[in-house]
Molecule: SAM riboswitch aptamer (S box leader)
Organism: Candidatus Peribacteria
RNA sequence: CGCCUAUCAAGAGUGACGCCAGGGAACUGGCCCGAUACGCGUCCCCCAACCUUCCGAGUCCGGAAAAGGUGGGAAUUCCAGCCCCGAUACGGGGAAAGAUAGCAA
Numbered sequence: 001c002g003c004c005u006a007u008c009a010a011g012a013g014u015g016a017c018g019c020c021a022g023g024g025a026a027c028u029g030g031c032c033c034g035a036u037a038c039g040c041g042u043c044c045c046c047c048a049a050c051c052u053u054c055c056g057a058g059u060c061c062g063g064a065a066a067a068g069g070u071g072g073g074a075a076u077u078c079c080a081g082c083c084c085c086g087a088u089a090c091g092g093g094g095a096a097a098g099a100u101a102g103c104a105a
Base pairs, nucleotide, nucleotide: 004102005101006100007099008098013044015043016042017041018040019039022033023032024031027081028080029079030078045073046072047071050069051068052065053064054063055062056061077097082094083093084092085091086090
């Protein structure tokens, strides 16, 4: 990197310093964020609970903790694009892709 499995409508920064004009995964169409600093780096703070630790007879499952390994801290994965159903606009469901974790090699 790829395969597989699970989750993704919750939650959490007006933080400091430095750099900087872009950013919201790719492409397209929207719609937003951004010199009152988007984004990146470091530190601090916070959220969460996939692995981990402990308990429940406990594989699945449920509960607790948050020391360790990740992860995350605008907007539903910001919305949509492909399929199905109802359908003028639109609504509902499902895929695809993506993100995160774990397993194996």